[in-house]
């Protein structure tokens, strides 16, 4: 340096829901709590992909229906990075 990476060491993170806050929502934050993760670390127009639809716009059979993000998701894939240990 590179591939790999366990019933290991030492840890690490936090899924549903439940409680308070913010958002028009989609989702964040914290806190309780653990499905699970060998990167469940980072990265959101500087890579696909998926969610939402306030405002705008166009329809309207009406308080609807479509469209559209530089709103939003990395615990969907994929980039950068990075411990142990082994080869």
């Nucleotide at each position: 340096a590179a591939a790999c990476u366990a019933u290991a060491u030492g840890g690490g993170c936090a899924a549903a829901a439940c409680c308070a806050c913010c958002g028009a929502a989609a989702g964040g934050u914290g806190g309780u709590g653990a499905c699970g993760c060998a990167a469940a670390g980072c990265u959101a127009a500087a890579g696909g992909g998926g969610c939402u639809a306030a405002a705008u716009c166009a329809u309207u059979c009406u308080u609807a229906u479509g469209a559209u993000a530089c709103g939003c998701c990395a615990g969907c894939c994929a980039g950068c990075u990075g411990c142990u240990g082994u080869u």